[in-house]
RNA sequence: AGUUCGCCGGAUGGCCGCGGUGAGCUGAACCUCAUCGAGGAAAGUCCGGACUCCAUAGGGCAGAACGCUGGGUAACCCCCAGGCGGCGCGAGCCGACGGACAGUGCAGCAGAGAGCAGACCGCCGAUGGCGUCGCCUCCGGGCGACGAUCAGGCAAGGGUGAAAGGGUGGGGUAAGAGCCCACCAGCGUCCCGGGUGACCGGGGCGGCUCGGCAAACCCCGUUCGGAGCAAGACCAAGCAGGGACAGGGCGGCCCGUCCGAUACGUCCCAGGUGGGUUGCAUGAGGCCGUCCAGCAAUGGCGGUCCCAGAUGGAUGGCCAUCACCGAGGACACUCGGUACAGAAGCCGGCUUACAGGCGGACUCGU
Numbered sequence: 001a002g003u004u005c006g007c008c009g010g011a012u013g014g015c016c017g018c019g020g021u022g023a024g025c026u027g028a029a030c031c032u033c034a035u036c037g038a039g040g041a042a043a044g045u046c047c048g049g050a051c052u053c054c055a056u057a058g059g060g061c062a063g064a065a066c067g068c069u070g071g072g073u074a075a076c077c078c079c080c081a082g083g084c085g086g087c088g089c090g091a092g093c094c095g096a097c098g099g100a101c102a103g104u105g106c107a108g109c110a111g112a113g114a115g116c117a118g119a120c121c122g123c124c125g126a127u128g129g130c131g132u133c134g135c136c137u138c139c140g141g142g143c144g145a146c147g148a149u150c151a152g153g154c155a156a157g158g159g160u161g162a163a164a165g166g167g168u169g170g171g172g173u174a175a176g177a178g179c180c181c182a183c184c185a186g187c188g189u190c191c192c193g194g195g196u197g198a199c200c201g202g203g204g205c206g207g208c209u210c211g212g213c214a215a216a217c218c219c220c221g222u223u224c225g226g227a228g229c230a231a232g233a234c235c236a237a238g239c240a241g242g243g244a245c246a247g248g249g250c251g252g253c254c255c256g257u258c259c260g261a262u263a264c265g266u267c268c269c270a271g272g273u274g275g276g277u278u279g280c281a282u283g284a285g286g287c288c289g290u291c292c293a294g295c296a297a298u299g300g301c302g303g304u305c306c307c308a309g310a311u312g313g314a315u316g317g318c319c320a321u322c323a324c325c326g327a328g329g330a331c332a333c334u335c336g337g338u339a340c341a342g343a344a345g346c347c348g349g350c351u352u353a354c355a356g357g358c359g360g361a362c363u364c365g366u
Base pairs, nucleotide, nucleotide: 001363002362003361004360005359006358007357008356010322011321012320013319014318015317016316018037019036020035021034022033023032024031039340043351044350046349047348048347049346051228052227053226054225063224064223065222066221067220068082069081070080071079072078083097084095085094086093087092098219099218103217104216105213106212120158121157122154123153124152127151128150129149130147131146132145133144134143135142136141166184167183168182169181170180171179185209187206188205189204190203191202192201193200194199232278233277234276235275241269242268243267244266245265247264248262250260251259252258253256285305286304287303288302289301291300292299293298323338324337325336326335327334328333
């Protein structure tokens, strides 16, 4: 100068106040005493669950989420360990990390050319033509050289771009090119070895081989019924009934895929109430352990504790001493401040906010 993991996030004492619970006197109220009273994120409400009600034969369509391997967990879009890819000198960090020969589609600007590729500069001009010159001629022309002049050939080099249809070297050629060859990279395939596996290491063979985007549609695989504690249950008070269904039980007979009535039940409309109790605090619970298994996440075992809970509304203020920060200063001290925030049914995660401080492990430079 950094990386990573974990922890704290004002302390102690006193006084006053607020909420819950328990006790006291008859103790409901008042009062007194005792005891407890925000967080690592209580936040965002983004995932997953327990729990509750409704629905449900089984399956499918649609839709949504997820997508390397192994493990952990009640479960997960979470965590741990590993593999692969990318970044970093490094400690480490990041990754929706199945499929782009199933199909459809997309690619601005620049550039000649970007989806059955392409030719601006450039190189060549072998082959065919043209021009000039030379030679030969049986006067029809033929042969040779030069020019870069037309057709044409090329894709090596330059240039554009995020990306231009493998790389290096050699052969080859008019110039060139996997056109041919060697090595390397990559793809496919086969074999051997290691690993639970993702995958890794080695060897042989093949055609000499163009990609990107699936957080575009899509395809493949896995998972998913819906609504949510304002769920739901009970008590009290109050009101006005009406309709639909035919499951239960009842009756009938010509005994069944029957008929009748019924509101026990479900739903809808109207009416009434909108008070209380519960759910709601013993739980996937907290803390401690030099314990056991495991690299770890985590699990087990032992000990110990009960730890906010509302009217969905309390959790605050002052003083003293100290700590830290800022400002001033006559270096005695004085003044101000203490991050982010704040339960609302509960639990496990993720993400975001956070002044300042502490500890462990490690890296780079001197």
The RNA shown here (Bacterial RNase P class A) has 366 nucleotides and comes from a marine sediment metagenome. Rfam family: Bacterial RNase P class A. It is annotated as a ribozyme.